This is a predicted structure of a 493-nucleotide part of an RNA (small-subunit ribosomal RNA, 5' domain) from an uncultured bacterium.
[in-house]
Context: one part of a larger RNA
């Protein structure tokens, strides 16, 4: 010089920022993901009615985003460039074509019944944009052929025959239309897969590998591949450090230094991992899914002992760990998301307040005059110094804070809608009035005297002070250096 710091004395304001580095320890409560009635059928209210609102379930879209941790991982995890003639991609663009015509159920709801509780099970019975066949099929997808170009080795792409396979759904309006739905072509964006290069310690770890390397073949996958299997070889890797032990999330940045370098990886962003502990799928355009399911372990709660239930490394918050880290706050007004046609709903994302001098920054604590250099306090040669223009006094101002009025921008320019917020910020008013402290004076290192003690008590980063005149303990007086801070530790450089 820095810090996500902590401590010990002190402590006026504001403004930006920033707060569990330790136990990925256990969690009491509440909220953090819904939404759509313009996809259906139906209950309940209201109403003469038209209709209007409401609500559980079926059905569709979200729930893989947003937000949290750094446990794991030394790996293509990352950061960087290059490849994919090995691949997919809901929503959204653009562009093409289409949306005929049937059917069976099934939640809710009615009746029965079991059950402490979670829940469950038979009967009837109904709707869909839910499910399922059939017609159709520009392009598409699968064989099987023919040409043409072109290349990067497997091959690409384009034309053209044949045979097969394979969609659709409606609402809303009077309509016009809108929004939906289906097939296929590029597009953005997103994902996923190979591969060169780059980053740690350790050789007191030297030999490691049997799905091991490599082939055929086949399986799966969206795709390439021992990703897996049958089988055949007997490869493959290593002192340019294999294997193994240790330790870690990479990064962009940060800190620090002329610079090369070292250290670091809070908070922002970008990319990985993981959601009680391990292990599986399921549905999905996409998960092996924090607030979804199974199943096993541990743990807590519940029980009528048959059996159920539960996951804060999500905001607050709570015990516990520790030298240490905040409110069980307000609002969706903005910005940004999900759903809806909309109104509008939800959103602990955010946007704001609350605590903390934890950091920068910036601002006040008065200004100017005033000498007989008062008093008092130290020191002293007893003359006197010095504190010291400092103070009292005398004129002044009005930063902050006080008090009274006004009173925003931020709102997207018709109107309406601000959490912050009566806030910022103007105006006026009283009024020196409310507001300095720490440290440290031998040398390094600015800054000296008296007292007290007496190798005691104690200092101290390093030399080193202290055994009776210590400028080095400890008090005071004065002085130095910073300053709402000052030291002390700790860690980097």
């Nucleotide at each position: 010089g820095a810090c996500g710091a902590a401590c010990g004395c002190u402590g006026g304001c504001g403004g930006c920022g920033u707060g569990c580095c330790u136990a990925a320890c256990a969690c009491a409560u509440g909220c953090a993901a819904g939404u759509c009635g313009a996809a259906c059928g139906g209950g309940g209210c209201a109403g003469c009615a038209a209709u209007g609102c409401c609500c559980a379930g079926u059905g569709g879209c979200g729930a893989a985003c947003g937000g949290g941790u750094g446990c794991g991982u030394a790996a293509c995890a990352c950061g960087u460039g290059a490849g994919g003639a090995a691949c997919u991609u809901g929503u959204c663009c653009a562009u093409c074509g289409g949306c005929g015509g049937g059917g069976g159920a099934u939640a809710g709801c009615c009746g029965g019944c079991c059950c402490a509780a979670c829940g469950g099970c038979c009967g009837g019975g109904u709707a869909a944009u839910a499910c399922c066949g059939c017609g159709u099929a520009c392009g598409u997808c699968g064989g099987c052929g023919a040409g043409a170009c072109c290349g990067c080795a497997u091959g690409g792409u384009c034309u053209u025959g044949c045979c097969g396979g394979g969609a659709a759904a409606g609402c809303a309006g009077c309509a016009a239309u809108g929004c939906a739905c289906c097939g296929a072509u590029g597009g953005a964006g997103a994902g996923c897969c190979u591969c060169g290069c780059g980053g740690c310690c350790u050789a007191u770890c030297a030999g490691c590998u049997a799905g091991u390397u490599g082939g055929u073949g086949a399986g799966g996958u969206a795709a390439u591949g021992g990703c897996u299997c049958a089988c055949c070889a007997a490869g493959g890797c290593g002192a340019c450090g294999a294997c193994g032990g240790g330790u870690a999330g990479c990064u962009g940045g940060u800190c620090u230094g002329a610079g090369a370098g070292g250290a670091u990886g809070a908070u922002c962003a970008g990319c990985c991992a993981c959601a009680u502990u391990g292990g599986g799928a399921c549905u999905g355009a996409g998960a092996c899914a924090c607030g979804g399911c199974c199943c096993a372990g541990a743990c807590u709660c519940c029980u009528a002992c048959g059996g159920g239930a539960g996951g804060c490394a999500g905001c607050a918050g709570u015990g516990g760990g520790g030298a240490a880290u905040a409110u069980u706050g307000c609002g969706c007004a903005a910005u940004g998301g999900g759903c809806g046609a909309a109104a509008g709903c939800c959103u602990g994302a955010c946007g704001c307040a609350g605590c903390g001098a934890c950091g920068c920054c910036g601002c006040g604590u008065g200004u100017g005059g005033g000498a007989u250099g008062a008093c008092g306090g130290c020191c002293u040669u007893c003359g006197g110094g010095u504190u010291g223009u400092a103070a009292a006094c005398c004129a002044c101002u009005g930063u902050c804070g006080c008090g009274a009025g006004g009173g925003a921008c931020g709102a997207a320019g018709a109107u309406c809608u601000g959490a912050c917020g009566g806030u910022a910020c103007c105006u006026c008013g009283a009024a020196a009035g409310g507001a300095a402290g720490c440290a440290c004076c031998g040398g390094c290192u600015a800054a000296c005297u008296c007292u007290g003690u007496g190798c005691c008590a104690g200092c101290a980063g390093c030399c080193g002070c202290g055994g009776u005149a210590a400028u080095a303990c400890a008090g005071a007086g004065g002085g130095u250096g910073c300053a709402a801070g000052c030291g002390u530790u700790g860690u980097c450089c």
Its mean pLDDT, the model's own confidence on a scale to 100, is 87.